[in-house]
RNA sequence: AACACAUGCAAGUCGAACGGAAUCAAGGGGCUUGCUCCUUGGUUUAGUGGCGCACGGGUGAGUAACGCGUGGAUAAUCUGCCCUGGUAUCCAGGAUAACAUUUCGAAAGAGGUGCUAAUACUGGAUAAGCCCACGGGGUCUUCGGACCUUGCGGGAAAAGGUGGCCUCUGAAUAUGCUACUGUAUCAGGAUGAGUCCGCGUCCCAUUAGCUAGUUGGCGGGGUAAUGGCCCACCAAGGCGUCGAUGGGUAGCUGGUCUGAGAGGAUGAUCAGCCACACUGGAACUGAGACACGGUCCAGACUCCUACGGGAGGCAUCAGUGAGGAAUAUUGCGCAAUGGGGGCAACCCUGACGCAGCGACGCCGCGUGGAUGAUGAAGGCCUUCGGGUCGUAAAAUCCUGUCAAGUGGAAAGAAGUGCGUAUGUGCUAAUACCAUGUAUGUUUGACGGUACCACUGAAGGAAGCACCGGCUAACUCCGUGCCAGCAGCCGCGGUAAUACGGAGGGUGCAAGCGUUGUUCGGAAUUACUGGGCGUAAAGCGCGCGUAGGCGGUUUUAUAAGUCAGAUGUGAAAGCCCAUGGCUCAACCAUGGACGUGCAUUUGAAACUGUGAGACUUGAGUAUUGGAGGGGGUGGUGGAAUUCCCGGUGUAGAGGUGAAAUUCGUAGAUAUCGGGAGGAAUACCAGUGGCGAAGGCGACCACCUGGCCAAAUACUGACGCUAAGGUGCGAAAGCGUGGGGAGCAAACAGGAUUAGAUACCCUGGUAGUCCACGCCGUAAACGAUGUCAACUAGGUGUUGGGACGGUUAAUCGUCUCAUUGCCGCAGCUAACGCAUUAAGUUGACCGCCUGGGGAGUACGGUCGCAAGAUUAAAACUCAAAGGAAUUGACGGGGGCCCGCACAAGCGGUGGAGUAUGUGGUUUAAUUCGACGCAACGCGCAGAACCUUACCUGGUCUUGACAUCCCGGGAAUCCUGUGGAAACAUGGGAGUGCCUCUUACGAGGAGCCCGGUGACAGGUGCUGCAUGGCUGUCGUCAGCUCGUGUCGUGAGAUGUUGGGUUAAGUCCCGCAACGAGCGCAACCCUUGUCUUUAGUUGCCAGCAUUAAGUUGGGCACUCUAAAGAGACUGCCGGUGUCAAACCGGAGGAAGGUGGGGAUGACGUCAAGUCCUCAUGGCCUUUAUGACCAGGGCUACACACGUACUACAAUGGCAUAAACAAAGGGCAGCGACAUCGCGAGGUGAAGCGAAUCCCAAAAUUAUGUCUCAGUCCGGAUUGGAGUCUGCAACUCGACUCCAUGAAGUUGGAAUCGCUAGUAAUCGCGGAUCAGCACGCCGCGGUGAAUACGUUCCCGGGCCUUGUACACACCGCCCGUCACACCACGGGAGUUGGUUGUACCAGAAGCAGUUGAGCCAACCGUUUACGGAGGCAGGCUGCCAAGGUAUGGCGAGUAACUGGGGUGAAGUCGUAACAAGGUA
Repeated sequence: AACACAUGCAAGUCGAACGGAAUCAAGGGGCUUGCUCCUUGGUUUAGUGGCGCACGGGUGAGUAACGCGUGGAUAAUCUGCCCUGGUAUCCAGGAUAACAUUUCGAAAGAGGUGCUAAUACUGGAUAAGCCCACGGGGUCUUCGGACCUUGCGGGAAAAGGUGGCCUCUGAAUAUGCUACUGUAUCAGGAUGAGUCCGCGUCCCAUUAGCUAGUUGGCGGGGUAAUGGCCCACCAAGGCGUCGAUGGGUAGCUGGUCUGAGAGGAUGAUCAGCCACACUGGAACUGAGACACGGUCCAGACUCCUACGGGAGGCAUCAGUGAGGAAUAUUGCGCAAUGGGGGCAACCCUGACGCAGCGACGCCGCGUGGAUGAUGAAGGCCUUCGGGUCGUAAAAUCCUGUCAAGUGGAAAGAAGUGCGUAUGUGCUAAUACCAUGUAUGUUUGACGGUACCACUGAAGGAAGCACCGGCUAACUCCGUGCCAGCAGCCGCGGUAAUACGGAGGGUGCAAGCGUUGUUCGGAAUUACUGGGCGUAAAGCGCGCGUAGGCGGUUUUAUAAGUCAGAUGUGAAAGCCCAUGGCUCAACCAUGGACGUGCAUUUGAAACUGUGAGACUUGAGUAUUGGAGGGGGUGGUGGAAUUCCCGGUGUAGAGGUGAAAUUCGUAGAUAUCGGGAGGAAUACCAGUGGCGAAGGCGACCACCUGGCCAAAUACUGACGCUAAGGUGCGAAAGCGUGGGGAGCAAACAGGAUUAGAUACCCUGGUAGUCCACGCCGUAAACGAUGUCAACUAGGUGUUGGGACGGUUAAUCGUCUCAUUGCCGCAGCUAACGCAUUAAGUUGACCGCCUGGGGAGUACGGUCGCAAGAUUAAAACUCAAAGGAAUUGACGGGGGCCCGCACAAGCGGUGGAGUAUGUGGUUUAAUUCGACGCAACGCGCAGAACCUUACCUGGUCUUGACAUCCCGGGAAUCCUGUGGAAACAUGGGAGUGCCUCUUACGAGGAGCCCGGUGACAGGUGCUGCAUGGCUGUCGUCAGCUCGUGUCGUGAGAUGUUGGGUUAAGUCCCGCAACGAGCGCAACCCUUGUCUUUAGUUGCCAGCAUUAAGUUGGGCACUCUAAAGAGACUGCCGGUGUCAAACCGGAGGAAGGUGGGGAUGACGUCAAGUCCUCAUGGCCUUUAUGACCAGGGCUACACACGUACUACAAUGGCAUAAACAAAGGGCAGCGACAUCGCGAGGUGAAGCGAAUCCCAAAAUUAUGUCUCAGUCCGGAUUGGAGUCUGCAACUCGACUCCAUGAAGUUGGAAUCGCUAGUAAUCGCGGAUCAGCACGCCGCGGUGAAUACGUUCCCGGGCCUUGUACACACCGCCCGUCACACCACGGGAGUUGGUUGUACCAGAAGCAGUUGAGCCAACCGUUUACGGAGGCAGGCUGCCAAGGUAUGGCGAGUAACUGGGGUGAAGUCGUAACAAGGUA
C1' cells in the first nucleotide's frame, strides 16, 4: 500500500480532401505469347490533410478553499460540432511529406540531396452583416454605461468534393447547369464553459496576534473577460476574540444508516460538482487542456544496451506480486443502449450488454401432504407406578414444486442497406439526389436461456445458536476454584438448570452464531430537553470595557416578524397511487414532499431604528440619625516578664505520677521603685459596621458608605458583566527596625515494645512596626448579582408618624437591619420557606463516573516558595449524597443479674481418682475444643461390650425376602484344633390337609445350591430429618387493618409513672390480635371432709413389744376441697396503675421449689442412638474366632476425693431421718472368722419382712508434734464375684507410713432451710463409684450501695461497620508487571527565513549567421516578415546557514497504577482512644 507492475486489450476514423504504392478484375495496346504499357472499376493502405483524442472509464492523494451546496451577478465573458435566418464561395502563387537515393547509429531514431499533390500553406479582389476611430439623434440606466439608428474614414473571407444532365454557352466533354455536401462571414438560438458575490460548510486558544504586492488609489500591461493577475508611482493601510494567523483531520453534495422528532453518524453502489493521473515544474496545439493511454525538463524507480545512448508509467478492463482479517474471470459480444469518424456501407468502442466466481445482501420456493396408538423398538428420565421423544416413526392412501431425463420453445429487432412497385420535392429533366408508403430480404453475445409438456420417483435436498437472571427454553451424567465459561451480574472448592457430554426444549431457518462499526435506548452535552446548599458544579469580593438585556407614551419607518404570489430547490432515492416480470425483491408511469434561498406585493401588534414627550427605575440637593467602617497622630490603666532595693527561708515549679528546670551565690512568696513590648478584662449581646477579607481601651484630625423624613430638580442617565483592573485572613519572602508574652524548628525530661508525638522544662525564626512582594483558605450561608410577586407569628437593632400619659414610659402603624418558628410551594431526602433552596425575568461563572490529577508538558505571573491555565496513557465497576434497619463505641441516660461490693466456703500448692492434650504404640477405636469440649457420649472396657491391632477362618454370607433340592425339629456322644470351624457315631421320626393303604402337598425348622440381593460404628452434621446445647426463664419477637413516608421503613412497641415482667395505668394516629410474661400443672407449707390397712394409740382392757381386743380423736397415708385476692385500713401517688406501713392470717404481695424455654443466633453438636439423600466398598471397608489394645507415661491442663488437724483424732456408750430398692433378689436371726466374709436359715414380690444411718450427745484419752494428724506407696496373707482377676476388679487383715503445717499470680460457688457440714438410697451392674441422680440431718454470715469489672434490657447519639470492631482501613519499604513524565544526546519528518543555484519553458531583447511565397528591383540584391544562436527576467529540483513545530529512540531517573495471605507501624472511621 495514490505500493510496484509481466502480458493482452481499453481511440480511432475518413480514399466522397490529396499524391503515391501494392494487389485483383474487366477492356484495350505493344509484341519477345507471357511479359509489359494504358484506361476503367474494386480491395488494402504507410504518408500529407480533416475531425476526434478536453468525451466516455478510474481514483480520492491533495484541498478547510468561492472547493462544494444554495441563491444571485456577468451592463466584465467565450462557446467547435448542432439548429434557424442572411450573404458569399473570385483570381493567383510558392513549397513539403510520402517516394527515390545517400550518410550516421547497437537500437530508438536522425540528417543530406532530388521529385510531387491537396479542403495543407501564402498573396490579392469583393464586403450584406462585422471590427476600429470620429460625429448626430432616440430609448433605458446601477449615472460607470448599455442598446437602437445615422454619416464619414480605415480594416478583415473562402475550398473544394461527389452524383447526375445537356435546358442555356457549347457539342468529346467542361469552363456550363443542377442536386447534395463542405468552406467563409454575419445575426440569433441551443448547449457547454469561465469569472464574481451573499449565506452555509470539522477539531484545537496548551495556536493571539497576522500581513510589504501586503490594503487602497492613479496610469499602464496581460486575458475571452473583471481584478495587485502583473508592473511603475503615490498613500499607510488591510485582517483578527462574531476567532485572524498557525496546527491537525477531511474530497463536497443529492443521499445513506439511525431516531417519535430535533438530532447524531456517514459520503460504498447510482447521480451532480471538484481534484488528480509515477513525483515536481512548464508551456505547445486547440472552440475547449496547461491534457490518464500527448510534448519538454528535473527527480526517484524499473527495463534494454554494442556502455556511446535509449525506453516506460494499470488511480481503464482482466490479471500478477506485495500488504492485509478480507474482496472476483488474463471470459463472450458489439445483438441492444450510447459515443467517435464517415454521404453511406461500415470501422472502432474492457463505455455498455451479457456470462463466470462469492449465501456478500434483498426477495421468492422446496426438502412433502393426509390418515395412523400395540402410544412399537430404541434413547433419556423416573417417586419404578410411569413419563417423554410421540402421530413422531413404521404402515396405508395421495401430491409432484425444485433437482434429473426427454421433447417443444419465446420476447428482447427498432432499424440500416439492397431489390421491386409507387407518390412527392428539386431540376430543363421521366436522370441524379432527398423523402414517404407498400412489399421481399437481411441483424441475437446471452442461449436452445426464460417458459411449456411428458416420464418416473417421497425418492436426491436442514442446519445453526441458545436454555442461571436480563431473555423464550430443564433434567441426567462427568468434572471438583481443576478443566473451563463469561455481554453485565457472576458460575466452578463432590449432589453445577451457568463448565463438558447426552436426552429434551426454545428461537431463527438456507441460513445461524461470533467479531468489528454507527445510531438508539442515553433527558448520560439537555435547541426540543439537565443541573450547581449537602451527590460533580457559584469565580474569595468589588469596580468596570465589549457584549447581552432593558420603564411609560406619541409618531414615522419596515431591518427582524407575519401573510399572499412567483422563480428555484436536477434526476434517482424516500412517501402515495397505478401498472410490468406467475408473486416478491426489482422495474416503469404519474403524483406528493423537499421545513431552504431569492424576488415581489401587503400588514404594522411586538422587537429594532429616527424624532418628540413623561416620571414610577436610577441619580442630585435639604434636614436629621446610628455605627469595633477606613487612615494618621497622641494619651491611659490592668496584667506578664526583666532589672534594682527591702523583708524572709528552704524549698519552688510541674504532672496522671514524675523528672529535666530554678533555688543557701538566697529562689518561690511579699513590699517599693524602674524598663520595655504586646494586647485592650468588665461593657459584650445569633448586638453594630463593612463588598469581601475583616474591624473592639480613650482623644483629636482626615475620609467612605448606610438609614429615615419631607419637598424640589435631572429625565431611563439602568441591570449584568467575557477579557481588564483593584482589594484580599493566616503562613511565607525581601530591606530596615523592634522583641514583653506566646511559640514552628531544635534541646532536654517523661510516657512507651518503640515515641522523631500527645504531657512537662526551656527555646530560635515568626508573631509587632514601616515599605515592597505573595494572591491562596472549610476565603462557608459550602447558597453569584439585580428586579418583581407569593399566609402568618414572635424577638432584635436604627429611624419616623400617630395615640394614651405630668413624667419615666406604654400602645398602634410604618421604613431599613438582623434572628427564631411556621403554611402553601419546592426538594432524592435532609431541609428551605418574604434574608427562599417558592413563582418568574435579565446577565455572568461553573459541572458531566471514580482513580491517575488539580498532576505532567507548554504558556503567563512570582526573588523564591509557589500560583494560575490544564491534559493523556493506563486502571476500576464502581466512587458519591441523603435517609433506613441493625451491629458496634476506650458516646450519653435509665434499669437488671451472686455482675461488683459485703460475707462464707473453695480451686490454683500436696497425694490419689478421673477426663483431656501431648508423647508412645501393631493398636493405644471414634466423637466433643472459649463461655456452651475436658468425672463429656460412658447409668459403670478383665472376656463380651469393641467400633481398634495381630493372627486363624467364611463368601448369597452373622441378619431379611423370594426360588430349587434334601431332611422332622431336636437330643446324646467322639476326633483334630487356641477357638471359629472341619469331620464321625447313635437316638428320633412329630403338626395340618387330601387320600383306600402306598403316597402327595403345606406351615415351621435344619442342611446344600442358584441369583436378585444382604451387610458396612465406611465418608459427608457444610446435603438432611429428629433430638440437644447456648444467649436465657432474658422480656422480648411479630402480625392484621389504619395512618405517615417516593421508598427502605416508621407508627403501634416511643413518652410519664410502675413492675420480676411489652406487668399494669395514664397519655398518644392509632385500634386490635398472636407467640412469649403471668396464670392454669406437679410438689411443699395450714385447715376441712372422706377413708382407716400393713399406718396411728388419747381414753378402756392386754402384752416383753400397738403384741392383741377396741377405736380412727391425733400422727400418717391419699383423694376431694378450703385458703391469699393488694381483699381490708392508713399514707404517698395524676381522682390511675402501683408503692410503703399495718391488721388479720399457717402463709403477704409471683409464699418456697419444680416442670414449662417466644422470634431467632452460633453452616454450634450429633450420619457412632435412630432415620435418611448422595458417594464409596462387595472372597471385603462385610461376617466369625482367639489373644492383645482402649488401663501405655519425661510432661501439661480441667474436674473431684482425702488431708494438712484440738470446732479435731481415737475409744466406749446412747439417740433421732427421709427417700428408695428387693425373687437368678433383699436376706433378719443364729453360728464360725480379728475382718472381708462363710455356713445354716425365718420372713418378704413388701405402709407388714429385709437392706439400715452419720454428724450429734455423754464420758475418757491425746496437748501442737509431721504427731494417737495424714493416709499415699510397698511387702505379705486373704475374702467375694466371675469360664477366667497376669496385662486389668473390688474389698479385708498384718506390716510399711510418702507428700502435705492452709497453698503465688490468678480464679470459682453461694442471699435461707441457702452456703457449709453429715450420712443414706438408687440407676448402670456377675463384680467394680471419690462420678452421676436423688434423700433427709445439723445449720450460718453478709448485702452500705450501683462508682467500677462481666453479661443483659430500653431510649438516644456518632459511624467510612453490614462476614456487622475478631469490623473497616492508611502510608513507607521489599518483589513482579504495565503505561506515562524528565533525560546528556541521537535519528527521521514537516515548515519558516536568508543566500547560492538555475533545467525545460514562456516573455523581453539582440540577432554580424540563415531564409521559398509578399513588395521593389539594376536579377547582383534590397525591403517587409521570420529562423537558429546569444543575453536578460521569472522559475522546479538541488545546495548552504539558521530557526520553529511535531515524532521515534536512550544510560539513568521520577512519581503513578495493578498484583498472592510479604515487612513495619496503626494515621482515619465511635469522643477511633490527642475531635
A computed fold for a 1475-nucleotide RNA from a metagenome, annotated as small-subunit ribosomal RNA. RNAcentral holds the sequence, with entries from SILVA. Its Rfam family is "Bacterial small subunit ribosomal RNA". Gene Ontology terms of the family: structural constituent of ribosome and ribosome.